[in-house]
Context: one part of a larger RNA
RNA sequence: GGAAGGGCACCACCAGGAGUGGAGCCUGCGGCUUAAUUUGACUCAACACGGGAAAACUCACCAGGUCCAGACAUAGUAAGGAUUGACAGAUUGAGAGCUCUUUCUUGAUUCUAUGGGUGGUGGUGCAUGGCCGUUCUUAGUUGGUGGAGUGAUUUGUCUGGUUAAUUCCGAUAACGAACGAGACCUUAACCUGCUAAAUAGCUGUGGGAGCUUCGGCUGCUGGCAGCUUCUUAGAGGGACUAGCUAGAACUAACUAGCUGGAAGUUUGAGGCAAUAACAGGUCUGUGAUGCCCUUAGAUGUUCUGGGCCGCACGCGCGCUACACUGGCAGAGGCAGCGAGUACAACCUCGUCCGAAAGGACUGGGUAAUCUUGUGAAACUCUGCCGUGAUGGGGAUAAACCAUUGUAAUUAUUGGUUUUCAACGAGGAAUUCCUAGUAAGCGCAAGUCAUCAGCUUGCGUUGAUUACGUCCCUGCCCUUUGUACA
Numbered sequence: 001g002g003a004a005g006g007g008c009a010c011c012a013c014c015a016g017g018a019g020u021g022g023a024g025c026c027u028g029c030g031g032c033u034u035a036a037u038u039u040g041a042c043u044c045a046a047c048a049c050g051g052g053a054a055a056a057c058u059c060a061c062c063a064g065g066u067c068c069a070g071a072c073a074u075a076g077u078a079a080g081g082a083u084u085g086a087c088a089g090a091u092u093g094a095g096a097g098c099u100c101u102u103u104c105u106u107g108a109u110u111c112u113a114u115g116g117g118u119g120g121u122g123g124u125g126c127a128u129g130g131c132c133g134u135u136c137u138u139a140g141u142u143g144g145u146g147g148a149g150u151g152a153u154u155u156g157u158c159u160g161g162u163u164a165a166u167u168c169c170g171a172u173a174a175c176g177a178a179c180g181a182g183a184c185c186u187u188a189a190c191c192u193g194c195u196a197a198a199u200a201g202c203u204g205u206g207g208g209a210g211c212u213u214c215g216g217c218u219g220c221u222g223g224c225a226g227c228u229u230c231u232u233a234g235a236g237g238g239a240c241u242a243g244c245u246a247g248a249a250c251u252a253a254c255u256a257g258c259u260g261g262a263a264g265u266u267u268g269a270g271g272c273a274a275u276a277a278c279a280g281g282u283c284u285g286u287g288a289u290g291c292c293c294u295u296a297g298a299u300g301u302u303c304u305g306g307g308c309c310g311c312a313c314g315c316g317c318g319c320u321a322c323a324c325u326g327g328c329a330g331a332g333g334c335a336g337c338g339a340g341u342a343c344a345a346c347c348u349c350g351u352c353c354g355a356a357a358g359g360a361c362u363g364g365g366u367a368a369u370c371u372u373g374u375g376a377a378a379c380u381c382u383g384c385c386g387u388g389a390u391g392g393g394g395a396u397a398a399a400c401c402a403u404u405g406u407a408a409u410u411a412u413u414g415g416u417u418u419u420c421a422a423c424g425a426g427g428a429a430u431u432c433c434u435a436g437u438a439a440g441c442g443c444a445a446g447u448c449a450u451c452a453g454c455u456u457g458c459g460u461u462g463a464u465u466a467c468g469u470c471c472c473u474g475c476c477c478u479u480u481g482u483a484c485a
Stems, first nucleotide, its partner, number of pairs: 002480008012469002016433005023320003027316004031311002039050002061306005067300001072115005082109001085104002088101003119294002122292003128288001130282003133278003140179003144175002146155003158170001160169002184271005190237002194234004200228006206221002209218003240264001242259006322426001326385007339371002346365003350361004392423001397418006439461008
């Protein structure tokens, strides 16, 4: 790799939802350009990936300048000095004695040559380890004894039903086993039962404040007493599809429905994850590493500046939109994951100044104590707008003010005013998705001096449509046929 029959999957389709593909912008890749625009990766399994948001550093690239951090051995020079450092001037981007002029200083640390090391984000991932990804999220893999066959091999590992499952029932020349699946681990749900709490609360009471229809209600107090429902977290319990009905030609595994229940898709979601492989990725994670290259005019290292951001263009992930289920203004009302400063400048309340961005001054916090109830956004109410490139949209550009940083120009970011572009729902194509899911909405963390349109988590609002099929795309098994590498 031919043919046939089963089975399975929203990385397949069906029924639909949200889109992407069209616009502007952000970002990655190619191309072009360039001193350099460092580089890896290119179907799924490269392309908001390298935890890759690069102003310096990073940094490997480009234009230049220093330094040796050249162990050790041998030989040489050499205390009548091997060598080191340096003001000023020239020179230089430079307050680099780099080099030159000029002399002083130092004292066996070095210098010269050879061997040999060392360093290298230099090469080779087609020499490797380790790690990761993928085949492959499916159910697959293996040996012992026995049987069949001269043997390679086969049976076990199966006609059938069933399951998410080589999961079970059953059948049975097999029997009894191992890995994987499952169990397990983590997490989310339940417990008025146990253990507790001035780092969590509640109730009563004392004090004082406000509103009271004198019934009470609201909120403040580390003063006292009691408690653990709420909160936290330890030990435990709890579901085993329990009971019933129907189907499963009888039985069975099992399937569907009802009841009870916090929970009945494997309870939901993750983690872990076999055998055999790939010349998949990584020598740019490593003081893992073979070999090769280079090693003082360095491919080592450091300093200055530039580049990785360059723009006729093509492709991919995204953000913002095209408005009235909306925009703007005012008011109202609610989260859950986090994180946070000592040999330091992190999270920041409050007060004051300022239109804002932000600034100043006191404080709290090494944290269930303070920031912080992170008073989040969508959302709700009221008012204005009234379908127009409009009060939709916010690209582009100008000026000014702040902030981070040694440094902001090629504008780090933020704010104010003005400017007001395309875009009137996107062709062929194509992605993702079945329930607290999709989608909308924000928040926290990672990176982080500054900077999210990214990623990873978290909650909030919360649909439509399947609950199936093998038609497309693929995967697995069986039967049959037959080349190979």